């Protein structure tokens, strides 16, 4: 030198625990900012925030009654385990020739 392998954010799907259903959150634009295999450095990807559209399943039982409780759903609904998938660049780590 060549080979080849480990690693990220992140995404899928089961389970769990939760939240909203008197509508948040998800998801769309448009500014702005941050992180992002072991190092650096990046974005078409993730993540925060402002602003704008746009949007929806609820029912049951108890109680006088409720924006109370509980159960059964519904959310392209949060978080957390596992399982699989998972950096294009230079330098590195491991093994092999």
């Nucleotide at each position: 030198u060549g080979c080849a392998g480990a690693g990220u954010a992140g995404g899928a799907u089961u389970g769990g625990u939760g939240c909203g259903u008197a509508a948040a959150g998800u998801g769309u634009u448009a500014g702005g900012g941050g992180a992002u295999g072991g190092g650096a450095a990046g974005u078409u990807g993730c993540c925060c925030c402002u602003a704008a559209a746009c949007g929806a399943a609820g029912g049951a039982u108890a109680u006088a009654a409720a924006g109370u409780a509980u159960c059964c759903g519904c959310g392209g609904u949060a978080c957390c385990c596992a399982u699989c998938c998972g950096c294009a660049u230079c330098c590195g780590c491991u093994g092999c020739c």
Molecule: THF (Tetrahydrofolate) riboswitch aptamer
Organism: Firmicutes bacterium UBA3906